TPP riboswitch aptamer (THI element) from Cellulomonas sp., 120 nucleotides, folded computationally. RNAcentral holds the sequence, with entries from Ribocentre. The source organism's lineage runs through Bacteria, Bacillati, Actinomycetota, Cellulomonadaceae and Cellulomonas.
[in-house]
RNA sequence: CACAAGCCCCCGGGGAGCGCAGGAGCGCUGAGAGUGCGGCCGGACACCACGUCCCACCCGCAGACCCGUGGAACCUGACCUGGUUCGCACCAGCGUAGGGAGCAGGGCGUGCGUCGCCGG
Numbered sequence: 001c002a003c004a005a006g007c008c009c010c011c012g013g014g015g016a017g018c019g020c021a022g023g024a025g026c027g028c029u030g031a032g033a034g035u036g037c038g039g040c041c042g043g044a045c046a047c048c049a050c051g052u053c054c055c056a057c058c059c060g061c062a063g064a065c066c067c068g069u070g071g072a073a074c075c076u077g078a079c080c081u082g083g084u085u086c087g088c089a090c091c092a093g094c095g096u097a098g099g100g101a102g103c104a105g106g107g108c109g110u111g112c113g114u115c116g117c118c119g120g
Stems, first nucleotide, its partner, number of pairs: 001111002006108004010102001011068004017028004023041001035062005042054004074099003080093004
């Protein structure tokens, strides 16, 4: 001076399904299927009253996981179409579809040249 992949930091985006069952729990697929805290709803016990216990992913924050324009992470079409399954999942289509968060920055890394130092 140039700079591809990859990794890290920072920043940002996203989803959490299905079966049995019933706010517990068990199982399936999956990277991930709800880990922690708080709130709200609900339930059980007790009751004159105070109270005790369980606690939704319903909401917020954080975490794990995936993805960030070379973008099928994820959303829409879509309670879609064909196969298949108890169902989800899976395979093919839709799909050269319509959207979608950094064409950001820093570090490592890479190539060439030059200079200095050490060793042979």

The prediction has a mean pLDDT of 78.